[in-house]
Molecule: transfer RNA
Organism: Candidatus Wolfebacteria bacterium
RNA sequence: GCGCGCGUAGCUCAAUGGCAGAGCAUCCGCCUUAUACGCGGCUGGUUGGGGGUUCAACUCCCUCCGCGCGCA
Repeated sequence: GCGCGCGUAGCUCAAUGGCAGAGCAUCCGCCUUAUACGCGGCUGGUUGGGGGUUCAACUCCCUCCGCGCGCA
C1' cells in the first nucleotide's frame, strides 16, 4: 500500500430497518452475631466522530479515527 473484520453500559457480548437488552461488576435490601456465599431490586448508553438514504437507522451508503487478521 491492497483486501477482510471489529468498535453498543465500568467489563464480556446480544439486538440483520420499527420501544437499545442480557450476564458480570457498582449501589441498595434480605439472609448472617459479623463478613463471604446465596436471593431480590435499582442505577448505568451522544450505539467511535461527521455526513447521507428513509416516515423511521446499532442495522443501509460515504468519509474520517482506533484496533485486529491476511496479502504484498